[in-house]
RNA sequence: GUUCGAUAAAGGCAAACCCGUUGAAAAACGGGGACGCAAAGCCACGGGUCUAAAAUCCUUCCGGGGAUCAUGAUAGCCGGGUUGCCGAG
Numbered sequence: 001g002u003u004c005g006a007u008a009a010a011g012g013c014a015a016a017c018c019c020g021u022u023g024a025a026a027a028a029c030g031g032g033g034a035c036g037c038a039a040a041g042c043c044a045c046g047g048g049u050c051u052a053a054a055a056u057c058c059u060u061c062c063g064g065g066g067a068u069c070a071u072g073a074u075a076g077c078c079g080g081g082u083u084g085c086c087g088a089g
Base pairs, nucleotide, nucleotide: 002089003088004087005086012037013036017032018031019030020029021028022027035076041082042081043080045079046078047077048074049073050072055068056067057066058065059064
């Protein structure tokens, strides 16, 4: 430098759920909590998925209702980029 994660150690992260805060929502953040994770560190570049405030359109008994849509979200959906601990070859 590269490939891999059998074993071991030092450690790390933290799903569901509960409480609080923010948000239209998806969801995020903080605390508790551990299902899991060798990048479950970081980046929305490609695909996927979730949401639909605003906008546009339709409808209306004028209270509202519905459709489309990412500019929102997800890195713990996959690919890609980038940095990195320990061990083995």
Background: Model confidence (mean pLDDT): 89 of 100. Predicted 3D model of an 89-nucleotide RNA (c-di-GMP-I riboswitch aptamer) from an Anaerolineae bacterium. Taxonomically the source falls in Anaerolineae (Bacteria, Bacillati, Chloroflexota).